[in-house]
Context: one part of a larger RNA
Molecule: small-subunit ribosomal RNA, 5' domain
Organism: uncultured prokaryote
């Protein structure tokens, strides 16, 4: 000199853009953060509509008939998104390669979707329990579950043999049939098998990746082989047997420290330091362990076991996990609101309408940082008064003020007013297809949707009106005098000042510096 996720002191007008628990991976009150689908299903607890009955004339009952929908079965999603950096010196990360794998949803391809069965929720009944919850009996649906048939690809001893799949829902409808439920046709959403792609994931290799030798030897599933098991897959991954190997001064092992990277800061560079925000990867989810489900987890807001802690209890037994967003206590020099909205961008579910989304977009707080603007402009010598100083003549503050003439940025008040939405989507018309609608393509731009928001921006109004401080002045280093003090009180980054004329302490006047900031401290180069 540059820099910071900074803090402290004094001071503080406005706006824009960013950032904001670096410490206790300490403990957490409360609310919210993952649901959705009735176009899979049996149904009807609540609300509403419609119809009917009763009458007390506006409330009672009945009907899943309709819109819908509590609880339940079922599907998809809760493995994403969000947080943190404890652990980890390691194929964890970075770079470059590889072969022995898998991949829900999506895209494309080739086939299929035939025929049956049994149960168990909800519900009803009877219990147990303070609660959490739970027991027994009975009834029932499905895209839930299980056989049979069929089988391209799959496996084997390959002539031949073996084991394997599925599910229906919705819209529309001219004939025909009909037990008037539908069959049937068609469109669409689905289901099943296969192949390829895309995307994601798992695995392997080479190489790079902090300090300590006051850590020199380490290792028995250890190193390799054969066989078997296991896995989606290779492999001591696991096991049996066999061999005795493997690593190490190019630092093994041990100990300490640490998430890694793109980057960031500094520097002419080489380097050094660092890894907040943003992005990629990894690890973790009260502590330790384990598996289940699933395409994917050994799963933050799932399950089980153990532990510590907290809470409820009728003492028999139960409940919980903010390193999600806010917020509380604690720790600390120190770090924000228990805010708004799904309008946009994305995500989950759904045919869709739509629902959910503390992701996100916004707003609030803080001079924390960067950037911009303002606190007025011109004129004005009687060089006013006052202050300070003086050699008492004066000098200086100083065109500074007052006065005169102007301007109105910003803030304030009032009015107008983009863009984020010519949105997407839905309804409308038309074309292709079809027996026809629908799906799909095209057209018109009719309908309505903005949290921010009193938006940005523009116009008008009034009046200099509302807006300047901080540290420094011995040398380094720009900027000097007076008074007080008297090795005292004090200053200080270094050299050093102070013991009666202190430009170095304290105050004042003046000055140089930066300026809504200025100084100090800490830290890095």
């Nucleotide at each position: 000199g540059a820099u910071u996720g900074a803090a402290c002191g004094c001071u503080g007008g406005c706006g824009g853009u960013a950032u904001g628990c670096u410490u206790a991976a300490c403990a957490c009150a409360u609310g919210c953060a993952a649901g959705u689908c009735g176009a899979a299903c049996g149904g009807u607890a609540a609300c509403a509509u419609u119809g009917g009955a009763g009458c007390u004339u506006g409330c009672u009952c009945c009907a899943g008939a309709u819109g819908a929908c509590g609880a339940g079965u079922g599907g998809c999603g809760g493995a994403c998104g969000g947080g943190u950096g404890a652990g980890u010196a390691a194929c964890g990360c970075g770079u470059a390669g590889g072969a022995a794998u898998u991949u829900a949803c999506c895209u494309a391809u080739u086939g299929g979707c035939g025929g049956g069965g049994g149960g168990g929720a909800a519900c009803u009944u009877a219990g147990g329990g303070a609660a959490a919850c739970u027991u027994a009996a009975g009834c029932u649906a499905a895209u839930a579950c299980c056989g049979c048939a069929u089988a391209c690809g799959c496996c084997c001893u390959a002539c031949g043999g073996g084991g394997g799949a599925a599910a229906g829902g919705g819209g529309g409808g001219g004939a025909u049939c009909u037990u008037c439920g539908g069959a049937c046709c068609u469109c669409u959403c689905g289901c099943u098998a296969u192949u390829a792609g895309a995307u994601g994931a798992g695995c392997c290799u080479a190489u790079g990746u902090c300090a300590g030798a006051u850590u020199a030897g380490c290792u028995a599933g250890u190193u390799g082989g054969u066989g078997a098991g296991g896995u989606a897959a290779u492999g001591g991954c696991u096991c049996a047997c066999c061999a005795a190997g493997g690593c190490g001064a190019c630092g093994a092992u041990c100990u300490g420290u640490a998430g890694c990277u793109g980057g960031u800061c500094u520097g002419a560079g080489a380097g050094g330091a660092u890894g907040a925000u943003c992005a990629g990867c990894c690890a973790c989810a009260c502590u330790g362990g384990a598996a289940c489900u699933g395409a994917g987890a050994c799963a933050c807001g799932g399950u089980c076991c153990a532990g510590a802690c907290u809470c409820c209890u009728a003492c028999g037994g139960g409940a919980g996990g903010c390193a999600g967003c806010a917020g509380u206590g604690g720790g600390g020099a120190a770090u924000a609101u228990u805010g708004g909205a799904c309008a946009a961008u994305g995500g989950g579910g759904g045919c869709a309408a739509c629902c959910c989304u503390g992701a996100u977009c916004c707003a609030g707080c803080c001079a924390u940082a960067c950037c911009g603007c303002g606190u007025g402009u011109g004129u004005g010598a009687a060089g006013a008064a006052g202050g300070c100083u003086u050699u008492c003549g004066g000098g200086u503050u100083g065109u500074a003020a007052a006065g005169c003439a102007c301007u109105u940025u910003c803030a304030g008040u009032a009015g107008g007013g983009a863009g984020g939405a010519a949105a997407a989507g839905u309804g409308a018309g038309u074309c292709c297809u079809u027996a026809a609608u629908a799906c799909g393509g095209c057209u018109a731009g009719c309908c309505g949707u903005g949290a921010c928001g009193u938006u940005a921006c523009c116009u008008a109004c009034a009046g200099a009106a509302g807006a300047a401080g901080c540290a420094c002045c011995g040398g380094c280093a720009a900027a000097c005098u007076c008074c007080g003090u008297g090795c005292c009180a004090g200053c200080a980054g270094c050299c050093g000042c102070g013991g009666u004329a202190a430009u170095a302490c304290g105050g004042a006047g003046g000055g140089g510096g930066c300026g809504a900031g200025c100084g100090u401290u800490a830290a890095u180069c």